[in-house]
About this RNA: The RNA shown here (transfer RNA) has 72 nucleotides and comes from Paenibacillus aquistagni. The organism belongs to Paenibacillus, within Bacteria. Rfam family: tRNA. Rfam links the family to the GO term triplet codon-amino acid adaptor activity. The prediction has a mean pLDDT of 82.

RNA sequence: GCGGACAUAGCUCAGUGGUAGAGUAUCGCCUUGCCAAGGCGAGGGUCGCGAGUUCGAAUCUCGUUGUCCGCU
Numbered sequence: 001g002c003g004g005a006c007a008u009a010g011c012u013c014a015g016u017g018g019u020a021g022a023g024u025a026u027c028g029c030c031u032u033g034c035c036a037a038g039g040c041g042a043g044g045g046u047c048g049c050g051a052g053u054u055c056g057a058a059u060c061u062c063g064u065u066g067u068c069c070g071c072u
Base pairs, nucleotide, nucleotide: 001071002070003069004068005067006066007065010024011023012022013021018055026042027041028040029039030038048064049063050062051061052060
């Protein structure tokens, strides 16, 4: 220099055009003599960034940043 993958909640990840979810963690309540386990609920996200297409974009297109892999 060229090519590819990834970027979504604190963490690990789903979500292939129609108002973004799970597990785990945190907090509260219930349960227990206590702890653990279990049950119920709550908070937490401008979907890396910028632009474009579209009535509508996490999703499609272009650019860009970071991480990883490969080629030269």